[in-house]
Context: one part of a larger RNA
């Protein structure tokens, strides 16, 4: 010196990114218990009190329930009445030991505020258990049965021995209030005048070959080969509509009120439309430790608030929210070797020596 463990004056978070470890609380009975609340909770809230043993004590009360006896009757069923025997078992009082009576060991610390998920659950087997997944609830959309989707070449199979209160996918994500505005661009579903278009059909011309004819240069009939233009050829796509709890997107400069200030108002330019409720220095706020208040003696976190929202905003949901959490942040009580500052002592390890 290390591990692991027990104790400590006095202080008690001064320790530390953080109370991280520790330590405090504990059982069972009685009293008592706020805000809030989805009336169930919260709630073992918080916060007191009690506990051995002896004596009243064969206590009070209490559970079980036999003999008997009534209904003419031995039996069986009810209901009444009895109350033997076996049990449980406080409570009040009074006595009495100890330092101490759940005497060891076992056995919740707790509160206020915030933010996130509604809860219970699932996850990175071995650095992440979370705000992350799921979730019940809501939507939107496909699917009329040989559905749809899905596996497989295919036969088949799941889907389902089910049939729109059903099955598939997507988003959201309990409850409560709500969920504005834009269809211009992309996707989707709807139309069919119209433009544009493939394969194919069609075969107009055109070129080669040569039986003929020509004196020759050349013409050239059919057939047989190549090649090909009109015209006629769906879907789709252009185009004409709906659709945003489909992908998405939701402006901008100048002025103007009797101090100043600000701008209800107004002009202009652009657009598909210009952010509506609600919330906002926020898990979002760059500047910024923003102003202001609260708590501290002192507070970049925190907690109420203003809005100037670089860059919040409604099912990529918005604000709320009672209960829930090994979550996250802040504060407080209790409690402590986390500190001030460190001793000592136990067990097992290093070392030295044998």
């Nucleotide at each position: 010196c290390c591990u692991c463990u027990g104790u400590u004056a006095a202080g008690g978070a001064a320790c530390u990114c953080g109370g991280c470890a520790a330590a405090u609380u504990a059982a069972c009975c009685c009293c008592g218990u706020a805000a809030c609340u989805u009336a169930g909770g919260g709630a073992g809230a918080a916060g007191g009190g009690g506990u051995g043993c002896c004596c009243c004590g064969u206590u009070a009360u209490u559970g079980u329930g036999a003999a008997g006896g009534u209904u003419a009757u031995u039996a069986a069923c009810a209901a009444c009445u009895g109350g033997a025997g076996c049990g449980a078992g406080a409570g009040u009082g009074g006595g009495u030991u100890g330092c101490a009576a759940u005497a060891a060991c076992c056995a919740g610390g707790c509160c206020c505020a915030a933010g996130c998920g509604a809860c219970u659950g699932u996850u990175u087997a071995u650095c992440a258990a979370a705000a992350a997944c799921a979730c019940a609830g809501g939507u939107c959309u496909c699917u009329g049965c040989g559905a749809a989707a899905g596996c497989g070449c295919a036969a088949g199979c799941u889907g389902a021995a089910g049939u729109a209160u059903a099955g598939g996918g997507g988003c959201u994500g309990a409850c409560g209030c709500c969920u504005g505005c834009c269809c211009g661009g992309u996707g989707c579903u709807g139309g069919a005048a119209g433009g544009u278009u493939a394969a194919g059909g069609g075969g107009a011309g055109a070129a080669g070959u040569u039986a003929g004819c020509g004196c020759a240069a050349g013409c050239g009939a059919a057939g047989c080969u190549u090649u090909a233009a009109a015209c006629c050829g769906a879907a789709g796509c252009c185009c004409c509509a709906g659709u945003a709890a489909a992908c998405g997107g939701c402006g901008g400069c100048c002025g103007u009120a009797a101090c100043u200030a600000u701008a209800a108002c107004g002009g202009u330019c652009c657009u598909a439309a210009g952010g509506u409720a609600g919330c906002g220095a926020a898990a979002u706020u760059c500047c910024u430790u923003g102003u202001c208040g609260g708590g501290u003696a002192a507070g970049u976190u925190c907690c109420g608030a203003c809005c100037u929202g670089c860059a919040c905003g409604a099912a990529u949901g918005g604000c709320g929210u009672a209960a829930c959490g090994a979550c996250u942040u802040g504060g407080g009580c209790a409690c402590u070797g986390u500190c001030u500052c460190a001793a000592c002592a136990g067990a097992g390890g290093g070392c030295u020596c044998g």